[in-house]
RNA sequence: GUUCUCGUGGUGUAGUAGGUUAUCACACCAGUCUAACACACUGGUGGUCCCCAGUUCGAACCUGGGCGAGAACA
Numbered sequence: 001g002u003u004c005u006c007g008u009g010g011u012g013u014a015g016u017a018g019g020u021u022a023u024c025a026c027a028c029c030a031g032u033c034u035a036a037c038a039c040a041c042u043g044g045u046g047g048u049c050c051c052c053a054g055u056u057c058g059a060a061c062c063u064g065g066g067c068g069a070g071a072a073c074a
Stems, first nucleotide, its partner, number of pairs: 001073007010026003019057001028044005050066005
C1' cells in the first nucleotide's frame, strides 16, 4: 500500500429479510439470610449500539465518508 473481518452498559456478548421498552452472564448497589463474611435468593442502577452525513414514515441493522482494532497478501 491492497483486500477482508470487527467496533453494542465497567468487562465479555446476543440481536441485522429495518418496526413494542436493545439480550444474557460477570461486576456494581440495595434487601433477605448470618454473630459477621462468603455462598445462595430477590430487586435495582448503568448503553440513545465508535463518530459524521445520507436513504426511509421509521436505522444498532441499509448506503457514503472518517477513526480505531485484528488478519491475509505485497
The RNA shown here (transfer RNA) has 74 nucleotides and comes from Rhizoclosmatium hyalinum. The coordinates come from a structure-prediction model, not an experiment, and the mean pLDDT is 81. The sequence is in RNAcentral, with records from ENA. Its Rfam family is "tRNA". About the family: Transfer RNA (tRNA) molecules are approximately 80 nucleotides in length. The family's RNA type in Rfam is transfer RNA.